The RNA shown here (transfer RNA) has 72 nucleotides and comes from Candidatus Riesia sp. NCBI's taxonomy places the organism under Bacteria, Pseudomonadati, Pseudomonadota, Enterobacterales, Candidatus Riesia. It matches the Rfam family "tRNA". Gene Ontology term of the family: triplet codon-amino acid adaptor activity. It is annotated as a transfer RNA. The RNAcentral record of the sequence draws on ENA.
[in-house]
RNA sequence: GCCGAUGUAACUCAGUGGCAGAGUGGUUCUCUCAUCAAGAACAGGUCGUAGGUUCGAGUCCUACCAUCGGUA
Numbered sequence: 001g002c003c004g005a006u007g008u009a010a011c012u013c014a015g016u017g018g019c020a021g022a023g024u025g026g027u028u029c030u031c032u033c034a035u036c037a038a039g040a041a042c043a044g045g046u047c048g049u050a051g052g053u054u055c056g057a058g059u060c061c062u063a064c065c066a067u068c069g070g071u072a
Base pairs, nucleotide, nucleotide: 001071002070003069004068005067006066007065010024011023012022013021018055026042027041028040029039030038048064049063050062051061052060
């Protein structure tokens, strides 16, 4: 240089073009003499960046960026 994969919550990951989610973690509460465990509620997101397609994009297309792999 070329080819490919991945990029979504603090972490690990889902997500058939139509309301952005789960588990873990965090906060508060219930329970207990207390702690652990268990249960409930809440908070937390520029869906890597910028364009394009579409009535509508996390999802499709293009370029770029980052990480990983392959190749001479």